RNA sequence: UUUUAGUAGAGUUUGAUCCUAGCUCAGGAUGAAUGCUGGCGGCGUGGAUAAGGCAUGCAAGUCGAACGAACUAUAUUUAUAUAGUGAGUGGCGAACGGGGUAGUAACAGGUAGGAACGUACCAUAGAGUCGCGAAUAACGCUGGGAAACCAGUGCUAAUACGCGAUAUGUCUUCGGAUGAAAGAUUUAUCGCUCUAUGAUCGGCCUGCCUAGUAUCAGCUUGUUGGUAGUGUAAUGGACUACCAAGGCUAUGACGCUUAGGGGAGGUGAGAGCCUGACCCCCACCAAUGGCACUGAGACACUGGCCAUACUCCUACGGGAGGCUGCAGUCGAGAAUCUUCCGCAAUGCACGAAAGUGUGACGGAGCGACGCCGCGUGAUGGAUUGAAGUACUUAGGUAUGUAAACAUCUUUUAUGAGUGAAGAAAUUAUUGACAUUAGCUCAUGAAUAAGGGGUUCCUAACCACGUGCCAGCAGGAGCGGUAAUACGUGGACCCCAAGCAUUAUCCGGAAUCACUGGGCGUAAAGGGUGCGUAGGCGGUAUUGUUAGUCUUUUGUGAAAGACCCGGGCUCAACCUGGGGAACGCAAAAGAAACGGCAAAACUAGAGUAUGUGAGAGGUAAGUAGAACUCUCGGUGUAGGGGUGAAAUCCGUUGAUAUCGAGGGGAAUACCAAAAGCGAAGGCAGCUUACUGGCACAUUACUGACGCUGAGGCACGAAACCGUGGGUAGCGAAUGGGAUUAGAUACCCCAGUAGUCCACUGGCCUAAACGAUGCAGACUAGCUAUACGGAGUAUCGACCCUCUGUGUGGCGCAGCUAACGCGUUAAGUCUGCCGCCUGGGAAGUACGGCCGCAAGGCUAAAACUCAAAGGAAUAGACGGGGACUCGCACAAGCGGUGGAUCAUGUGGUUUAAUUCGUCGAUAAGCGAAGAACCUUACCAAGGCUAGAAAUCUACACGACGCUUUCCAGAAAUGGAUUGCUUCUUCGGACGUGUAGACAGGUGAUGCAUGGUCGUCGUCAGCUCGUGGCUUGAGCUGUUCCGUUAAGUCGGGUAACGAGCGCAACCCUCGUCGUGUGUUAUAUGUGUCACACGAGACUGCCCCCUCUUUGAAUGCGAAUAAUAAUUCGUUGGCAAAGAGGGGGGAGGAAGGAGAGGAUGACGCCAGAUCAGCAUGUCCCUUGAUGCCUUGGGCUACACACGUGAUACAAUGGGUGGUACAACGGGUCGCGACGGAGUAAUCCUGAGCCAAUCCUAAAAAACCAUCCUCAGUUCGGAUUGUGGGCUGCAACUCGCCCACAUGAAGUCGGAAUCGCUAGUAAUCGCGGAUCAGCAUGCCGCGGUGAAUACGUUCUCGAGUCUUGUACUCACCGCCCGUCAAUUCAAGGAAGCCGGGGGUGCCCGAAGUCUGUGCGUUUGUGCAUGGCCGAAGGCAAAUUUGGUAACAGGGAAUAAGUCGUAACAAGGCACGGCUAGCGGAAGCUGGUCGUGGAUCAAUUCCAAU
Repeated sequence: UUUUAGUAGAGUUUGAUCCUAGCUCAGGAUGAAUGCUGGCGGCGUGGAUAAGGCAUGCAAGUCGAACGAACUAUAUUUAUAUAGUGAGUGGCGAACGGGGUAGUAACAGGUAGGAACGUACCAUAGAGUCGCGAAUAACGCUGGGAAACCAGUGCUAAUACGCGAUAUGUCUUCGGAUGAAAGAUUUAUCGCUCUAUGAUCGGCCUGCCUAGUAUCAGCUUGUUGGUAGUGUAAUGGACUACCAAGGCUAUGACGCUUAGGGGAGGUGAGAGCCUGACCCCCACCAAUGGCACUGAGACACUGGCCAUACUCCUACGGGAGGCUGCAGUCGAGAAUCUUCCGCAAUGCACGAAAGUGUGACGGAGCGACGCCGCGUGAUGGAUUGAAGUACUUAGGUAUGUAAACAUCUUUUAUGAGUGAAGAAAUUAUUGACAUUAGCUCAUGAAUAAGGGGUUCCUAACCACGUGCCAGCAGGAGCGGUAAUACGUGGACCCCAAGCAUUAUCCGGAAUCACUGGGCGUAAAGGGUGCGUAGGCGGUAUUGUUAGUCUUUUGUGAAAGACCCGGGCUCAACCUGGGGAACGCAAAAGAAACGGCAAAACUAGAGUAUGUGAGAGGUAAGUAGAACUCUCGGUGUAGGGGUGAAAUCCGUUGAUAUCGAGGGGAAUACCAAAAGCGAAGGCAGCUUACUGGCACAUUACUGACGCUGAGGCACGAAACCGUGGGUAGCGAAUGGGAUUAGAUACCCCAGUAGUCCACUGGCCUAAACGAUGCAGACUAGCUAUACGGAGUAUCGACCCUCUGUGUGGCGCAGCUAACGCGUUAAGUCUGCCGCCUGGGAAGUACGGCCGCAAGGCUAAAACUCAAAGGAAUAGACGGGGACUCGCACAAGCGGUGGAUCAUGUGGUUUAAUUCGUCGAUAAGCGAAGAACCUUACCAAGGCUAGAAAUCUACACGACGCUUUCCAGAAAUGGAUUGCUUCUUCGGACGUGUAGACAGGUGAUGCAUGGUCGUCGUCAGCUCGUGGCUUGAGCUGUUCCGUUAAGUCGGGUAACGAGCGCAACCCUCGUCGUGUGUUAUAUGUGUCACACGAGACUGCCCCCUCUUUGAAUGCGAAUAAUAAUUCGUUGGCAAAGAGGGGGGAGGAAGGAGAGGAUGACGCCAGAUCAGCAUGUCCCUUGAUGCCUUGGGCUACACACGUGAUACAAUGGGUGGUACAACGGGUCGCGACGGAGUAAUCCUGAGCCAAUCCUAAAAAACCAUCCUCAGUUCGGAUUGUGGGCUGCAACUCGCCCACAUGAAGUCGGAAUCGCUAGUAAUCGCGGAUCAGCAUGCCGCGGUGAAUACGUUCUCGAGUCUUGUACUCACCGCCCGUCAAUUCAAGGAAGCCGGGGGUGCCCGAAGUCUGUGCGUUUGUGCAUGGCCGAAGGCAAAUUUGGUAACAGGGAAUAAGUCGUAACAAGGCACGGCUAGCGGAAGCUGGUCGUGGAUCAAUUCCAAU
């Protein structure tokens, strides 16, 4: 430079939002395991745990062309020859190949280098291979032993062994010393010896890289170096002796834990993170520990010796053994294969070769363990969408061309045949695999589909069952009677000979952030400074180059990965080539940056000079006010204290007041948002000593700087030690109150302490700006403190500029938002500290510090799916502001007391049917329970039913009526009379059978509809626009006003909707029209219909705003004049809206009343008005019929009413005046009877006509005269009346008699603001009858409202909040119960590493003695030395009586600490106290509400 490749998110905290943060999921992978299932083939792969123990077989032999003997076979008479066999001597091999990963944190490994080395077999070159000798195994004989095996003696060979000679060799003091060889067989080779070189392989050294832990901080005596030796193939403290005292470490020594390393593998966009199976390289190990021998090579997996443990054999004397080779076995484990075939191939050992050996290897077997490929059929088949199954809106839909059925094919399967390559070699021979692969033919769809899932994340849904049960679940979560989430069925989705689950790794996770995070409030800035190491570092120049950059060379094994090809039918797999391999090393070059060196500069930093401010620090002195104590005077009954009190003080004289004196502590005003200090902190005044800072002017030094791990110093209050001091205050403590209690809040006392000294100790705070230090840059305005300069002035003040501090507002920018904003939380740089979910926990253990209290450092198990920050909308507050309401207040009348009526609770009962329960149930459903109603109870009955629809069959009736029997009736039985239509299909009715009916049975928390309530309160929303990341906000807030979100003004809003108002109805005035009724008529009292009228109109006063003038006073301009300014003054004009009054008017400020009830709240009420989903009952019914009973009970409690308690009254008599209504199965006049209820009669009226109908209070007259009465009428008795089948339970009315309680009602509580309250009667609905209730009607007809402090309720705005199921909220701690994990702990039991001492095997080295065939052997010592024993420490585990805390667990106990001013603001540190939360003292913070003042800022 070009090309290529390449980065995904979701769920879960909330009422909702944004952020922070954790948890979880979707992907890929594995030497896997488990569950269900399973047709075939190819290629791979398979003991990960107990480096635990192992039966059996095999895994290393070969050479007769090194040697002697023996035996067998053949030839042959023997001798002998040939071939062969096992053993022995000898040679080579056995140190490779194969296995495992225990140890090892190390030059073990990787990579790049180095010098002081060796190297059998192989290659090249050169030289040589001469002469002698003594043995020995085998074998024979003898002996011992159970065996293993051993001993003695005799014979024998060699390429076995020894001696001599020679050699280019080696050493050398140059004299010399030392030092080789082997033959075989036959003629060509194979050998042998020495030297040199090469190749290969190996030994040694070095740089760099190479896990965790500092709760491991100091380690080291062969240790570090030197000299001389020993030793080795070779360097070296590798070893020995002596000398010196070094060496390593914060760039992590030493210790502990864990671990073979690499190529590579998994994942990932990458950087990374994790791993180290199979294959390759290296290392290490071979039952455990030690040791050497042989050899080219070992301290040796299938060699040796010793020790130890284990196993086996034994004749008990003694021996044998090592699967971490291939198979296989036991054990442990979630778990991992055949005691297979073959040396045909490849390779290795030996051999001259043939060949032999080879559990290396080549193959087969087992296991879906993995990857890859194939199949389980294909086509047609639907106007028959078959059957079955599932669902259903009952019509249908789905399974589904799927099946059946038809045609076709044969991969696979089975059978038969054919048939390679792998074989290389001159020919010939040679195949384990192999009944191979491949090919051909035949048979026949024939032999072959499952697993998981279907609420969301996440592709895919219905029904039934179950009913917080059974169960599911990766997270959120699902299940309490309509479960797409549990179980089953059907359907569907995904993958497929597999599919899921579990475990582990990477990813997602930017959730340790190098790429690529943060620290004001979410976790996170060290309490503050000084300063060491370290890190970083101003301007200009020169030189240099281990950083940096460029080029070249070497290396970076192969395999793997990538690219391009090739071979198995494809693929997996195998294979050729290429590139890459970011690394290391070497060489050459460059000099910008960085480093180093030299010599400069002045802008950083510092010094000097002058001036200045300041509660900066230390010490000493001193002043006044207040307080308290003592003494004295005056003086008398109280004082003090509180919400109210009491304890307390006081007649022995207090409090109060005056005087005198003593004492200790703190410094009013000034004073401020101010000043100083590194922080903590610092305040009367004076003096002494002293630190820092700012400004100005020049001069000087010349980068001297910044930061700062460790370290050092300082560090409020409380607390501790010693000694003083003690006025006030005041933990603890005592007393008094409050309270359910009050270990508190309030009060009276009061000890430590507060004060001083010991520069004693402690070292922590909300030590805060919750904001590390330093530097640079980036709009301003304004205030203030301390300096300086300029203008000005006589000099100042003022004004302008400037430096340093301290505040407020604010642009850009930043921020999750709040907010920050030249004093940054903006944009950058340097350095330090700190964070990584909540709890456990700033706790345990360990260490360091402290007299103690305690501080610093600092985890884990376990547990939760959150914890948290900011902001939003609500709700709430014993927060605030404003406003309204018969809310209070002012009034009138009641309730609560009595008797009765009525409803409810409770109790009772066979049943007392059910519902309703603060406001918003209780004279409510019920506008009327004797039967009926009626749903309840008892008894008697019915069963397709009392009523409905349909089908089939049968009958022609059914029914009405008369009479009788049983019965309580229902009902059953008997009986008389009457009795169908038809278009013949049937209709209608009954019976039988079947589908079905019926249910006031459950669920108002499954519902519809309707209703109550907040509330006739003024609110509740939307569209568009704007603002905000967003939830949301704005509009709807603000000012004035209104009954009103009513209206006006203003305004990032402009409009609109549902509400308000109006429209509708009634009443009041007038007009017009009509005229049934009324009236004698006219007429229109009256009635009805339609319309008008009030609205913004008129006058006066008050209030507010704006503008302006006369007058007086003062000041200024040089003066008396004049002008201007300030002030006074109250007038005039205009405007605004509201209030008050008046005129006119029937009505006046909404004229009065009604209907009308926004969005919503209360899972409010009603399944018993009705409707309705689901569930339940349906022949001894929860259905239906009937009779009787009950709903009417009655120690009691509550609600609503009636009547009263009397004289504003009661009785009697008389005289007036209404309205709304109702009436034909009805209202019922007149007349008559009766004391009366009522009865007899029945005119009129389907009603403005007739009736109900008398209105009553009132008024007039009279009696009663304050009493339980001439008040009051309950209760009871007797006799009647009415309705009705029927008044006993259980109706109403009348008459006579009886004559109870009650003399105005405790705490408390209700209604009402005008034709209202109060009081008086009348009508209606329901209804056979039954009204003190309900719904209406008119008559008479008041009092009071200063006002909004308080009570209740409501609205708007604002504020706080840890509430949102919304304060009837949330929530803390002890105690009690159960479970779990961890820590402490007397003690007990193990493991690891080291140290010291004892013992001391084998063995190397070595001393001595003896023997000797001179090789050495034997005996006995020495040093070192494994295992073992003993001892004291150390470290790390297990267990444990007991005690303490922690966590968890629907409904346990005690309180109420926190969240609102949480009812005493809360919190941090500290101290004391208390059942517990906690309380109190001291000091600090605001992360406190409210109110006030001051100040600053902004707008005008």
RNAcentral holds the sequence, with entries from ENA and SILVA.
Predicted 3D model of a 1500-nucleotide RNA (small-subunit ribosomal RNA) from a Planctomycetota bacterium.
The organism belongs to Planctomycetota, within Bacteria.